A computed fold for a 129-nucleotide RNA from an Acidobacteriota bacterium, annotated as c-di-AMP riboswitch aptamer (ydaO/yuaA leader).
The coordinates come from a structure-prediction model, not an experiment, and the mean pLDDT is 76.
RNA sequence: CAACCUCGAUCGCCGAAUCCCCCCCCGGGGGGAACGGGGGAACCACGAUUUCGGGGCGAAGCGCAGGAGCGCCGGGGACCUUCACCCCCGAGCCCGUCAGCUAACCUCGCAGGCGAGGUGAGGGACGCG
Numbered sequence: 001c002a003a004c005c006u007c008g009a010u011c012g013c014c015g016a017a018u019c020c021c022c023c024c025c026c027g028g029g030g031g032g033a034a035c036g037g038g039g040g041a042a043c044c045a046c047g048a049u050u051u052c053g054g055g056g057c058g059a060a061g062c063g064c065a066g067g068a069g070c071g072c073c074g075g076g077g078a079c080c081u082u083c084a085c086c087c088c089c090g091a092g093c094c095c096g097u098c099a100g101c102u103a104a105c106c107u108c109g110c111a112g113g114c115g116a117g118g119u120g121a122g123g124g125a126c127g128c129g
Base pairs, nucleotide, nucleotide: 011115012114013113014112018033019032020031021030022029023028035109036108037107038106039105044100053098054095055094056093057092061072062071063070064069073090074089075088076087077086079124080123081122082121083120084119085118
């Protein structure tokens, strides 16, 4: 000096999941704002009912195959964005027979995880001169 590993700080990323105030036995509790989700008329849409129930959160599904797997679709690859190629991911939970849209209205959440972070071409932002 370089590479790798660990820890910490800072910073950052995915996500709605952040901020402020109060109480407190310091573990939590309550309230508000912002943000996000669900239910819920008319009009419109659908058109029956259909048990292999159906629906919701979420990127996390669909189809084929005996299977390994394949195809489509969706999400991620770190300033933002478009295209092509490449790589990775497609969990879990809830409602309980009910749910299109939806003004008023009602209601719920504000967790968790991570530092992996491509290549090429184009546009933009930022920075420097």
It was read from a public genome assembly, where an Rfam model found it.